[in-house]
Context: one part of a larger RNA
Molecule: small-subunit ribosomal RNA, central domain
Organism: uncultured bacterium
RNA sequence: UUGGGCGUAAAGCGUCUGUAGGUUGGAUAAAUAGUCAGAUGUCAAAUUCUAGGGCUUAACCUUAGAACUGCAUUUGAAACGUUUAUUCUAGAGGAUAGUAGGGGCAAGUAGAACUUAUAGUGUAGCAGUAAAAUGCGUUGAUAUUAUAAGGAAUACCAAAAGCGAAGGCAUCUUGCUGGACUAUUCCUGACACUGAGAGACGAAAGCGUGGGUAGCGAAUGGGAUUAGAUACCCCAGUAGUCCACGCCGUAAACGAUGGAUAUUAGGCAUUAGGAGUGUCGACCCUUUUAGUGCCGAAGCUAACGCGUUAAAUAUCCCGCCUGGGAAGUACGGCCGCAAGGCUAAAACUC
Repeated sequence: UUGGGCGUAAAGCGUCUGUAGGUUGGAUAAAUAGUCAGAUGUCAAAUUCUAGGGCUUAACCUUAGAACUGCAUUUGAAACGUUUAUUCUAGAGGAUAGUAGGGGCAAGUAGAACUUAUAGUGUAGCAGUAAAAUGCGUUGAUAUUAUAAGGAAUACCAAAAGCGAAGGCAUCUUGCUGGACUAUUCCUGACACUGAGAGACGAAAGCGUGGGUAGCGAAUGGGAUUAGAUACCCCAGUAGUCCACGCCGUAAACGAUGGAUAUUAGGCAUUAGGAGUGUCGACCCUUUUAGUGCCGAAGCUAACGCGUUAAAUAUCCCGCCUGGGAAGUACGGCCGCAAGGCUAAAACUC
């Protein structure tokens, strides 16, 4: 609970697609169960209000009028809303010609580094730390050279940069594939916005089956430190990290800011295009779309700050909040192999 709010105080679903619903461009005509106006009927009395009257006053009683709200019938109006018909092009979509991109999936590929193995050279240390020790090493380590194998990640370019709905995405090549932007103003002709339920996607960790395992590394073992040290530091090291398929469905999933449309000073930088000027050509300059950032008029804000990428000014739709704790818990339900997730209280207490 017809209120006020949601960047940071409680509060924007992690993200998108989309059903119902809500909302919805311009013009003309018609109808009209919404809407507006009139008339008639009805709306018991008491009650309420106004003007009187009666009890000495008041409460109380009483007379008249009004009001109360509708409901039904009927007549009319046609701006708005709705419906029907016709039509338009500014929203939306399509076509054509281009552009940029770590967007996605699959297959292959390259170099550096690392580890291991084998062989050569070579000899007593190496590694590690604040200092050490555990550890490795005369069965020849570390170092260095050659060869081979393996797995994982892609230095520089690299950016305040780019792409994607979000999660996220980076060696290079090829194939398949999604979206965006610009220009022409050619086509359709409101086909739009949002979106309860629903569906899809969704980092890391975790789970199942089967592979793989170089490095790193929860757990674990050992060495230190310490009063202790289930830690921080060191030496090892399993799961995991990687791949395929299937689950899980959560994050400070953050811009802590839902989506759409319109309006409201600018300046600077940058990405992808267009037009103009100019030029041998390019840069530069002017202008215009779509992004990404910084600073700022007005305005907003409790302040911080936001400020054409709004937290300004408005409209539409959805989600959410309503003192702290108990608690995102219990119970129930649904989902999951499990871990657990989603939904979601109360007693009590301050």